[in-house]
């Protein structure tokens, strides 16, 4: 240089056109003499940047950035 994959919550990841979710973590409550575990509730997102298509985009298209792999 060429080709491909990935980028979504603090972390690990779902979501393949129609209200952005789960687990863990965090916070609160109840329980306990107290702590932890377990239980109940709950906070948290410019979906990597920009543009395009569409009534509607995390999702489709283009481009750029970052990471990983294959190849020369």
């Nucleotide at each position: 240089g060429g080709c491909g994959g990935c980028g979504u919550a603090g972390c690990u990841c779902a979501g393949u056109g129609g209200u952005a979710g789960a687990g863990c973590a965090g916070c609160a409550g109840a329980c306990u003499c107290a702590u932890a575990a377990g239980c109940u509730g709950u906070u948290g997102g410019u979906c990597g940047g920009g543009g395009g298509u569409u009534c509607a985009a995390g999702u489709c298209c283009c481009u750029c950035c970052g990471c990983c792999g294959c190849u020369a």
Predicted 3D model of a 72-nucleotide RNA (transfer RNA) from Candidatus Komeilibacteria bacterium RIFCSPLOWO2_01_FULL_45_10. The sequence was found in a public genome assembly. The coordinates come from a structure-prediction model, not an experiment, and the mean pLDDT is 84.